[in-house]
Context: one part of a larger RNA
RNA sequence: GGCAUACGGUGGAUGCCUAGGCGCAAUGGGCCGAAGAAGGGCGCGGUAAGCUGCGAAAAGCCACGAGGAGCCGCAAGCAGGCAGAGAGUCGUGGAUACCCGAAUGGGGCAACCCGGCGGAGCAAACCUCCGUCACCCUAUGCUGAAUCUAUAGGCAUAGAGGAGGGCACCCGGGGAACUGAAACAUCUAAGUACCCGGAGGAAAAGAAAGAAACAUCGAACCCCCCAGUAGCGGCGAGCGAACAGGGGCGAGCCUAAACCAGAUAUCUUCGGAUACCUGGGGUUGCGGGAACCUCACCGCGUGAUCAGUAGACCUAGUUGAAGCCACAUGGAAAGGUGCUGCAUAGAAGGUAAAACACCUGUAAACGAAAGGUCGAAAAUUGCAGAGGACAUCCCAAGUACCGCGGGACACGAGAAACCCCGUGGGAAUCAGGGGGGACCACCCCCCAAGGCUAAAUACCCAAUGCGACCGAUAGUGAACCAGUACCGUGAGGGAAAGGUGAAAAGCACCCCGGGAGGGGAGUGAAAAAGAACCUGAAACCGUAUGCUU
Numbered sequence: 001g002g003c004a005u006a007c008g009g010u011g012g013a014u015g016c017c018u019a020g021g022c023g024c025a026a027u028g029g030g031c032c033g034a035a036g037a038a039g040g041g042c043g044c045g046g047u048a049a050g051c052u053g054c055g056a057a058a059a060g061c062c063a064c065g066a067g068g069a070g071c072c073g074c075a076a077g078c079a080g081g082c083a084g085a086g087a088g089u090c091g092u093g094g095a096u097a098c099c100c101g102a103a104u105g106g107g108g109c110a111a112c113c114c115g116g117c118g119g120a121g122c123a124a125a126c127c128u129c130c131g132u133c134a135c136c137c138u139a140u141g142c143u144g145a146a147u148c149u150a151u152a153g154g155c156a157u158a159g160a161g162g163a164g165g166g167c168a169c170c171c172g173g174g175g176a177a178c179u180g181a182a183a184c185a186u187c188u189a190a191g192u193a194c195c196c197g198g199a200g201g202a203a204a205a206g207a208a209a210g211a212a213a214c215a216u217c218g219a220a221c222c223c224c225c226c227a228g229u230a231g232c233g234g235c236g237a238g239c240g241a242a243c244a245g246g247g248g249c250g251a252g253c254c255u256a257a258a259c260c261a262g263a264u265a266u267c268u269u270c271g272g273a274u275a276c277c278u279g280g281g282g283u284u285g286c287g288g289g290a291a292c293c294u295c296a297c298c299g300c301g302u303g304a305u306c307a308g309u310a311g312a313c314c315u316a317g318u319u320g321a322a323g324c325c326a327c328a329u330g331g332a333a334a335g336g337u338g339c340u341g342c343a344u345a346g347a348a349g350g351u352a353a354a355a356c357a358c359c360u361g362u363a364a365a366c367g368a369a370a371g372g373u374c375g376a377a378a379a380u381u382g383c384a385g386a387g388g389a390c391a392u393c394c395c396a397a398g399u400a401c402c403g404c405g406g407g408a409c410a411c412g413a414g415a416a417a418c419c420c421c422g423u424g425g426g427a428a429u430c431a432g433g434g435g436g437g438a439c440c441a442c443c444c445c446c447c448a449a450g451g452c453u454a455a456a457u458a459c460c461c462a463a464u465g466c467g468a469c470c471g472a473u474a475g476u477g478a479a480c481c482a483g484u485a486c487c488g489u490g491a492g493g494g495a496a497a498g499g500u501g502a503a504a505a506g507c508a509c510c511c512c513g514g515g516a517g518g519g520g521a522g523u524g525a526a527a528a529a530g531a532a533c534c535u536g537a538a539a540c541c542g543u544a545u546g547c548u549u
Stems, first nucleotide, its partner, number of pairs: 001548009015534001016499002020470002022467004027462004031165002039100003042055003046078002050074002061094006070082003105114003115133007135162002137159007169200001170198005180187001184234001210217002221248004231239002252452003255396001259280004264275004285430001287395004292388004301383005311374005317366003323339001325338003340357002342346001348360003401425007411437001432447005486493002506533001509520004
């Protein structure tokens, strides 16, 4: 030095555990902001570094409701307090809410600096405190240039007007490339990512100029299916419907015009005309309406009030059966043995081990002063009509449509309709117009060029339940003071790190040592559980013994 055995050290695998995650289901809720948000800075405790909470009224103040014995957060100690005259705790509504931040009196290198006006503390100055002072828009009033009337502009007052934020969801305006096509250009990826604008608790869409097919349906939205079908496609890669059928939800309305009346302005031949506004009228496709004539004012229907009421639900909670049973084991009984009880409750968690009957609960049944969500009925009251004849008037214009160029439709120019945009041209008013995938005819369907519209749908959050989901190199990046430490000028990147014990009972006291540490003693079931703490593998390092070189 090697090998073997034994005993250790180191190390933190493995096993067990779960405080945290992940997913699904169903329920409830969903915008905040100049009345200063989101997010921060700095402070606030008797002692106070961090976290949490709060804001100079500062781990809090007030009211109401719940609750009922302890309390002064995590988090001990010391000191001192509060509480059945109901504290602490929970819920609802208020008060306060420094400084920055849209940040808005002005400035600025965010959390700082400096002002104007009015008021207060003083008699005054300084200083301090309180209030107020940005810009735009809208309305009203006053004022008012070039320029006479006027207009622009200015000033004042008023406005819960706008500004900024929001994970994801939504609508719109723009809009890639890698990639795939085994290369690549049409194509694909994909109208995705990303940028911008806007809205809301949802958004969008939406009451047929629809879909169909000789039969019909009857707004739009979502799901299943149709169907990987019909189709599109360097007919490559790939893209990919719709109708019908079955469900969820369910809701329909208002204008423009014709016509009537009125206000104002201009013109006027003084009869009126025109323009615009207001009110009435009217809203449709078995065409409708106006104008004309006739008849009705009931019922049906519908709106409003009642009323955001009653009620239901959400935001605290309440009641809740039956063994302080015995024996033995054990540190400990809930496990074993024996006996007993409840059950609309034998879900679950905890309790020194494995508990229906110990605790919290569970089944079942109740509950709101206040705030929120959904939201009636009865009753009262208003509105609303029908028919005829006729064919005089109206029925959304630079629109429909056409040429050219694009886009979007599952559809790549194709036989390419339908829809949208640019550009040029440019109709008709019911004997009218659009569509039925070029186009024409017949036939059928439907009324564009104005607008509104809940619900079922999407997403997020909260609490609940569940899981052939994970169990600390897993599961969120984050079970732990994590978007932290740390890295980067910055955009940005981004960790590691869980476990004593049933209970701290966390080793009084003695000994060695400067201490660290150790040995006794004691606690404990266990200290080979002593905080570098459950289990404690391997690599690696030792000590002892044997063999061997």